Transfer RNA from a Candidatus Kuenenbacteria bacterium, 74 nucleotides, folded computationally. Its mean pLDDT, the model's own confidence on a scale to 100, is 80. RNAcentral holds the sequence, with entries from ENA.
[in-house]
């Protein structure tokens, strides 16, 4: 240096096929229950979709270029 996959909540990760309200599980906070903590149940709160740009009414998705991070090829 070519080529390839990968980046979504705090942390593992769906969701990209076929463009149309951004989710789950744990963890966080509140309650309920419990003598009190756990468990358990019930509710809330949490995203620049890794950046720019560019297409489109309409981009987590599509096109282009950059970052990080693996994988391979020379």
């Nucleotide at each position: 240096g070519g080529g390839c996959c990968g980046c979504u909540a705090g942390c593992u990760c769906a969701g990209u096929u076929a463009g149309g309200u951004a989710g789950a599980g744990c963890a966080g906070c509140a309650g309920a229950c419990u003598u009190u903590u756990a468990a358990u149940c019930u509710g809330c709160g949490g995203g620049u979709c890794a950046a720019a740009g560019g297409u489109u009414c309409a981009a987590c998705u599509c096109c282009u270029u950059u970052g990080c991070g693996g994988c391979u090829c020379a």